Predicted 3D model of a 353-nucleotide RNA (Bacterial RNase P class A) from a Dehalococcoidales bacterium.
It matches the Rfam family "Bacterial RNase P class A". It is annotated as a ribozyme.
The gene name in the source record is rnpB.
NCBI's taxonomy places the organism under Bacteria, Bacillati, Chloroflexota, Dehalococcoidia, Dehalococcoidales.
RNA sequence: CAAGUAAACCGGGUGACCGCUCGCCUCAGGCGGGAGGAAAGUCCGAACUCCACCGGGCAGGGUGCUGGGUAAUUCCCAGGAGGGGUGACCCUACGGAAAGUGCCACAGAAACAUACCGUCCCGAUUAUAUCGGGAUAAGGGUGAAAUGGUGAGGCAAGAGCUCACCAGCGGCUGGGUGACCAGCCGGCUGGGUAAACCCCAUCUGGAGCAAGACCAAAUAGGAGGGCAAGAGGGCGCCCGGCCCAGUCCUCGGGUUGGUCGCUUGACCCCGAUGGUAACAUCGGGGCUAGAUAGAUGGUCACCGUCCCGAUUAUAUCGGGAUACAGAACUCGGCUUACAGGUUUACUUGACCC
Repeated sequence: CAAGUAAACCGGGUGACCGCUCGCCUCAGGCGGGAGGAAAGUCCGAACUCCACCGGGCAGGGUGCUGGGUAAUUCCCAGGAGGGGUGACCCUACGGAAAGUGCCACAGAAACAUACCGUCCCGAUUAUAUCGGGAUAAGGGUGAAAUGGUGAGGCAAGAGCUCACCAGCGGCUGGGUGACCAGCCGGCUGGGUAAACCCCAUCUGGAGCAAGACCAAAUAGGAGGGCAAGAGGGCGCCCGGCCCAGUCCUCGGGUUGGUCGCUUGACCCCGAUGGUAACAUCGGGGCUAGAUAGAUGGUCACCGUCCCGAUUAUAUCGGGAUACAGAACUCGGCUUACAGGUUUACUUGACCC
C1' cells in the first nucleotide's frame, strides 16, 4: 500500500419566525419534555389481565451435542464433534438406524442382497472357437450408494486368507463437571434415510391491552327451550377433591359515551469487585413521548457529509444529493431494510528499512 475477517459508533447540526401535543405554575401568559437502531416482521420468550383452585393419568404441541448465563426462551457466552477457508474466521435441522415399520426412482444381473462380463480348474474336442460342471467379489460395467480403503505376500485364479498403515466397531486404562479426547488390545467389518412414521430425554393450561376495571346513560324488571340438589356449571379429555346455586342454547331490544389501564421500568449512564465471557453484586448519578382518527411539524439562512465540473493540485467557486424509515401496554431476543461516513483488533500478499 492492497485485499479480507470480526466488532462498535454516527447517520445530521445551529439560529430566527410560525404551528401541534403533554406536564407543571404565580395561568391574556411562562417554564420544561416530545418518534428508532431498527419504532418494521409479528417469529420466539416473558411480565401483566381474565377464565380457575389442587392432585393423578392421557392426548396435543415445543425443544434436541455439553456446561454456564438469564425472569424466561428456539436467545446469549464458552467448549466438543463434523464441514468450509492459505488464514483471521465462518456454518450445523448436532439424541437414537442394535425397539419396530416404511422408502432408496431410473439404470443395473442384483439395492437386506450379489456371478452380467471377466479370471482360474476339469470335461466334451488335436487345438482355437463353442458348450457343460466347479471355484472366485481382486478387475470391468450400471448407479448417489454394490460383503471397508491403500500396499505387499500368498493362491489354480482370488478373497482380511496373512501382514503393515488407516477408517469403523468392541473391550481396558488414563484425562476432563461433561460433550468428548489420548493410548493399548482384539475379532475382521452388508449401507443410506428419522427435514419419514417412530423411540428416548426434557418442557408445556387457554386467550389476549380490541386483555381487563370503573362511571354515566338508555332499553323490553324481554320472549322461548334444555339440564338441575348431587347426573348442572367451573379445566383439551378422564378420574378424584374443592367452589358456585344456578347454568347452557335460540330469537329480539338498548348502549357504540367517558375515566383508568398508559409509562418509575427484570429501566438508562458512570465507576469498583468477581468471572475467559455471557453476566452478577455493590456504590454514585438521571427521569428521557403518552397520542386516541391519532401530536412530535413548516418556512428561511448558514454549516456538516458525499458526487460532478471549473483548476496541475491545495484553497476557492458553481451545480446536485443527503439512507432505511414513524411510537400506540411494556420489556428481553431473533430476522429483515439501510445513501454516506468514522474507529478498533486481527489475517494474507507485495514493497522498503
The coordinates come from a structure-prediction model, not an experiment, and the mean pLDDT is 77.